[in-house]
RNA sequence: UCCGCGGUAGCUCAAUGGUAGAGCAGGAAACUGUUAAUUUCAAGGUUCUAGGUUCGAAUCCUAGCCGCGGAG
Numbered sequence: 001u002c003c004g005c006g007g008u009a010g011c012u013c014a015a016u017g018g019u020a021g022a023g024c025a026g027g028a029a030a031c032u033g034u035u036a037a038u039u040u041c042a043a044g045g046u047u048c049u050a051g052g053u054u055c056g057a058a059u060c061c062u063a064g065c066c067g068c069g070g071a072g
Base pairs, nucleotide, nucleotide: 001071002070003069004068005067006066007065010024011023012022013021018055027041028040029039030038048064049063050062051061052060
């Protein structure tokens, strides 16, 4: 330098162009002698950045940034 894959909640990951979700962690409550376990509830998001396409973009297109792998 070129090619491919990836970047979404604190962490690990989903999401067919049409309300951004799950598990775990953290918080609250129930349960009890207390803790643990269990159950329930709530919260938590500038979907890497900037443009474009579209009635509508996490999703499609372009450029850039970062990480991993490969070629030279």

The RNA shown here (transfer RNA) has 72 nucleotides and comes from Candidatus Levybacteria bacterium RIFCSPHIGHO2_01_FULL_36_15b. The coordinates come from a structure-prediction model, not an experiment, and the mean pLDDT is 82. Its Rfam family is "tRNA". Gene Ontology term of the family: triplet codon-amino acid adaptor activity. The sequence was found in a public genome assembly.